[in-house]
Context: one part of a larger RNA
RNA sequence: CUGGGCUUAAAGAGUUCGUAGGUGGUUAAAAAGUUGGUGGUGAAAGCCCAGAGCUUAACUCUGGAACUGCCAUCAAAACUUUUUAGCUAGAGUUUGAUAGAGGAGAGCAGAAUUUCUAGUGUAGAGGUGAAAUUCGUAGAUAUUAGAAAGAAUACCGAUUGCGAAGGCAGCUUUCUGGAUCAUUACUGACACUGAGGAACGAAAGCAUGGGUAGCGAAGAGGAUUAGAUACCCUCGUAGUCCAUGCCGUAAACGAUGUGUGUUAGAUGUUGGAAAUUUAUUUUCAGUAUCACAGCGAAAGCAAUAAACACACCGCCUGGGGAGUACGACCGCAAGGUUAAAACUC
Numbered sequence: 001c002u003g004g005g006c007u008u009a010a011a012g013a014g015u016u017c018g019u020a021g022g023u024g025g026u027u028a029a030a031a032a033g034u035u036g037g038u039g040g041u042g043a044a045a046g047c048c049c050a051g052a053g054c055u056u057a058a059c060u061c062u063g064g065a066a067c068u069g070c071c072a073u074c075a076a077a078a079c080u081u082u083u084u085a086g087c088u089a090g091a092g093u094u095u096g097a098u099a100g101a102g103g104a105g106a107g108c109a110g111a112a113u114u115u116c117u118a119g120u121g122u123a124g125a126g127g128u129g130a131a132a133u134u135c136g137u138a139g140a141u142a143u144u145a146g147a148a149a150g151a152a153u154a155c156c157g158a159u160u161g162c163g164a165a166g167g168c169a170g171c172u173u174u175c176u177g178g179a180u181c182a183u184u185a186c187u188g189a190c191a192c193u194g195a196g197g198a199a200c201g202a203a204a205g206c207a208u209g210g211g212u213a214g215c216g217a218a219g220a221g222g223a224u225u226a227g228a229u230a231c232c233c234u235c236g237u238a239g240u241c242c243a244u245g246c247c248g249u250a251a252a253c254g255a256u257g258u259g260u261g262u263u264a265g266a267u268g269u270u271g272g273a274a275a276u277u278u279a280u281u282u283u284c285a286g287u288a289u290c291a292c293a294g295c296g297a298a299a300g301c302a303a304u305a306a307a308c309a310c311a312c313c314g315c316c317u318g319g320g321g322a323g324u325a326c327g328a329c330c331g332c333a334a335g336g337u338u339a340a341a342a343c344u345c
Base pairs, nucleotide, nucleotide: 004316005315006314007299008298012313014200015199016198017197021193022192023191025087026086027085028084029082030081032080033079034076035075036074037073038072039071040070041069048064049063050062051061052060053059090190091187092186093185095182096181097180098179102176103175104174105173106172107171108170109153113149114148115147116146117145118144119143120142124135125134161168162167205246206245207244208243209242210241214240215239219235220234221233222232257312258311259310260309261308262307265290266289267288268287269286270285271284272283273282274281275280294301295300318345319344320343327338328337329336330335
């Protein structure tokens, strides 16, 4: 070199775009690789085979084979390749429809909560397993009316939908991305993957300036307890919210990389289309639950594969030490990324 793997045993990068590279539909042509023939060359010795000569052997000699290579030339055209010219099944564009919590901005709405003001009203209210801290005769809790503020959008709501992932849910509107179906037309392989690279990326955290109703790390108090730096209760700062910039990590999970093709069925459901006897049937694209073949150590997976194959990338190689040290890069910091060894079992 070859080899075995990656749902749960070690192992799929959080996601997408995309450079180099790798791989690539179909027809003709060419003939570089490839295959075959012929010719030349491939020194001698040695090795191998057959024989001969020294009494034998070693040794020597003769002949053959081999030298798996290179060059030239003549052919072949399946595969790879190349160039030119085509094709339409991949890919994309156009036209007509459709669904959607996809994204960004602006405006608006109604419940609830808290606070404030005013009225009614009187002694309790809160809270708990039970209590207490706490609030209340300076009039609380309750209730009625009004005002303000911030945050989140009950029902619809679903095994639903959309998005590359993170994620996305009141209503209206402006701008905007993608998807699906159907049909006509067009381009004509324009494709797949993707080392580096770039962009996006929950929550928490950081910086500056706002905002702060509720909740609530830290903190304080009350309980519980042997203790209670907790679980329970009453408060409560950062934070949670907005704008701008950073951070770049998660059980970022389907613990399952992306793309393409092939391989029994059944039952739901979402969005289209067609047909029809109007009850359904067929079909395309999703999303679920079973199940055959097959796979799997099993659990299980099973057309949305963990089946059968191909292309490309990433990753793994006993446990601990350790996702650590050192170095480098990034970051305001917190820290992140890359990433060992000694030693030990």